[in-house]
Context: one part of a larger RNA
Formats: sequence, structure tokens, C1' cells
RNA sequence: CUGGGUGUAAAGGGAGCGUAGACGGCGAGACAAGUCUGAAGUGAAAGCCCGCGGCUUAACCGCGGGACUGCUUUGGAAACUGCCUUGCUAGAGUGCAGGAGGGGCGAGUGGAAUUCCUAGUGUAGCGGUGAAAUGCGUAGAUAUAUGGAAGAACACCAGUGGCGAAGGCGGUUUACUAGCUCGAUACUGACGCUCAGUCACGAAAGCGUGGGUAGCAAAUAGGAUUAGAUACCCUAGUAGUCCACGCUGUAAACGAUGAGAACUAAAUAUUGCCGUAAGGCAGUGUUGAAGCUAACGCAUUAAGUUCUCCGCCUGGGGAGUACGCUCGCAAGAGUGAAACUU
Repeated sequence: CUGGGUGUAAAGGGAGCGUAGACGGCGAGACAAGUCUGAAGUGAAAGCCCGCGGCUUAACCGCGGGACUGCUUUGGAAACUGCCUUGCUAGAGUGCAGGAGGGGCGAGUGGAAUUCCUAGUGUAGCGGUGAAAUGCGUAGAUAUAUGGAAGAACACCAGUGGCGAAGGCGGUUUACUAGCUCGAUACUGACGCUCAGUCACGAAAGCGUGGGUAGCAAAUAGGAUUAGAUACCCUAGUAGUCCACGCUGUAAACGAUGAGAACUAAAUAUUGCCGUAAGGCAGUGUUGAAGCUAACGCAUUAAGUUCUCCGCCUGGGGAGUACGCUCGCAAGAGUGAAACUU
């Protein structure tokens, strides 16, 4: 490089917008770059292939033909690709009338619970466990009830349900804002799809600066358990968890399944819209036909049948390591070997 692959065997980039590039709907006309075809020139000789011949044969040598798959010039063809002109509406999009939604972001606000504080009642225990102890409590705890403060999270609704590109999103009100979908059909007229690099997004943990800190809780301390117990259990408890701004850029970031398009039995449940209904469209599930698969299983939400584009894989270990480079405050991230071994 080609081939074969990529749910679970190695392998889908965490996810998006999008540049270059690649690929691209239906009709008409022009050109002739690719393409096809004719001719001419060239493609040295030797070598190669075929035939004939010369050394006794062969190697070797001679002669004739072919090939030299290519390049240049020139005449033609116009189906396909390309390019130019022109048109179309089935792809794509805009507008119109509605709809659903934890989509995003800012500001306000509510109740339950927890902890703490205050005053009251009340008295000896509370708490915790397999059992205990550390711990709290006569300086009045636990319990109960009044008032107050603080921070964080939003029971029921809640769903196999909804929204979002993914990460993710759940009390409630409101301002701003993005996408989706259905129904009618008015408009634009291929404006599309994919996407190396780039850019912006990206749970948790972690980092920087400044706040905040109720509960929980790495670290840490103590009590237990145990042969030991740097654990599991218990009592405490600091970072952190929360907010603002900035960084980090990774996850079993999973459907372990890239994006888009077309086609290929049904049944059933559910969400949204339209419709009197039958049903239609857009999602979300389950069961299953053909087919596929090593099997498990997948099966109109494909892992089926095809096309386009991108990422990635090529025995195990060494190793996602070393070195170099880029990024980062650091932690580290990205890229990413070899010797050797089996």
C1' cells in the first nucleotide's frame, strides 16, 4: 500500500459547529479536461517472448517478427464524470397557524427536614453496635414544646415518561434565550451530506483567588474487631462538597454500537401533534419475519441489504511506559516507541 475488520474477541474519536478535501437530485443545450476510438512520430542497441538457422548437443551466437503496456502531435465520438449556460421541485431551507418539554442562563421566592442558638417543661440517662467502647449528659443532656439563625437539597407528582449534540437537566414564579415537532401549503431553487486540521462545549475529582460552610465527608484522631487491622463497624472530624471568576480536559464520557441517505413482514405499549374515526407524522420501549452473527443476540431506533465521508484496529507482555515535542500553576493531559520476552 492492498485486503479484512471495528456491540461482547484488537478496534467508533466524549460530543458538536465547521474549513480544506472527498462525495452529491431531475431535465435541456454547449465545450471536450477525464474517457473511448483512428492515424503519424517516438519508444537506441542489447535483453524479454515467438519462429528459423550456425557451432556434434546445450550454454552461446546470428536472422526475422512481436512486445516495449508509455509519451507527443493530430482527426473524430459525446453515454458517463467534469466545466459553462438555462430550467425544475421530490433533497435542504425560509415564511404562516399551533403544540409539548427537569433544554440553557439571570433574578426573586416557598415548605418539610437537619444542625445550632434562646427561654419553658422535665430527670438520668442518651447515643451507638453483632456485642461493646470511645463520645455526649446533674455546669441539666436525650425527649418535648416556643421563637430565631444558617446552609444545602427539593419528598409526593415520577413513569418502561420528557428535554438536550454529548456531558447532563427535577420545588415554584418571572425576564431573556436555543432547539424540536405537527398541520396547511406560500416562497427560495440543490443552497446538500461528511469532515483531516481549527474553534467552542465537556460528569466527578483536582488546582488558583475571594467568599460560604447546615448536613455529609477523603485525610486525621480515638474506640472496637483481629494473630495483626495503616480496613470493613462506631464516635469525632479537616480539605472538599456550595457560590463567583479562571484553569484542568479526563471517565465503564456505555447503547462498550460514528454521522447522513435509501430500501426490507408484522404485533403491542407509551409520549407529542393532526384527524369525528380509520389512520398519518415525529419520538420512546417490548416481542418478533426475512436476513445477519462464532455464538450471545440484532432485527424500520439493525448488528439486515446498499451508497458517501470521517475516526480507529493488525498476537500477548514490555506500555499507554521511555524519550522528544505541544499544552497546563501544578496534578497531569495529548502525541507515543524500542530493546527484550513469550
Molecule: small-subunit ribosomal RNA, central domain
Organism: uncultured bacterium